The RNA shown here (transfer RNA) has 72 nucleotides and comes from an archaeon.

């Protein structure tokens, strides 16, 4: 310097332009003589920043910013 790919809950990762999910952890009950396992249920997210397009973006486009790999 040029190209790709990746950024979504505490971890790991889904999400075809139409109400942001699931596993896993966390708290609470339940169940047990207790504990763990099992069941239920809650909480937890300005979807990496910023602008564009659109009735309507996580999802298109655009710049940036972090990582990860490739050419030279």
């Nucleotide at each position: 310097g040029c190209c790709u790919c990746u950024a979504u809950a505490g971890c790991u990762c889904a999400g075809u332009g139409g109400u942001a999910g699931a596993g896993u952890g966390u708290u609470u009950g339940c169940c047990u003589c207790g504990u763990a396992a099992g069941c239920a249920a809650a909480a937890g997210g300005u979807c990496g920043a910023g602008g564009g397009u659109u009735c309507a973006a996580g999802u298109c486009c655009c710049u940036c910013u972090a990582g990860a790999g490739g050419c030279u």
The sequence is in RNAcentral, with records from ENA. Model confidence (mean pLDDT): 85 of 100. It matches the Rfam family "tRNA". By type it is a transfer RNA.